Predicted 3D model of a 108-nucleotide RNA (SAM riboswitch aptamer (S box leader)) from Virgibacillus necropolis. It matches the Rfam family "SAM riboswitch aptamer (S box leader)". Its family is annotated with regulation of gene expression in the Gene Ontology. From the family's description: The SAM riboswitch is found upstream of a number of genes which code for proteins involved in methionine or cysteine biosynthesis in Gram-positive bacteria.

RNA sequence: UUCUUAUCAAGAGAGACGGAGGGAUUGGCCCGACGAUGUCUCAGCAACCAGCCUUUUUGGCCAUGGUGCUAAUUCCAAUAGGUUAACUACUUACCUAGAAGAUAAGGG
Numbered sequence: 001u002u003c004u005u006a007u008c009a010a011g012a013g014a015g016a017c018g019g020a021g022g023g024a025u026u027g028g029c030c031c032g033a034c035g036a037u038g039u040c041u042c043a044g045c046a047a048c049c050a051g052c053c054u055u056u057u058u059g060g061c062c063a064u065g066g067u068g069c070u071a072a073u074u075c076c077a078a079u080a081g082g083u084u085a086a087c088u089a090c091u092u093a094c095c096u097a098g099a100a101g102a103u104a105a106g107g108g
Base pairs, nucleotide, nucleotide: 001108002107003106004105005104006103007102008101013042014041015040016039017038021031022030023029025078026077027076028075043070044069045068048066049065050064051061052060053059074100079097080096081095082094083093085091
């Protein structure tokens, strides 16, 4: 960097450093000098893999190890189809699938 599979409505923050943009992209909407984003330390959440048990399964246990995560549903939408209100149309509120993205495990 790419492919496959699974998950993404739950959950979980303090301190220090630092000093301007940040929330992947675009639009919206938010966060941010009452100090965000980020880095470090500690704490926590979860339970993908490892581990243990098992009736071998879409099961259970643990939190010891490898990751991950701790504003907002992946913050919402993006493409297609459908429902609803209104309607020439634009549009409103929703639903389903998909795309993109994130994380894990395995492979090239």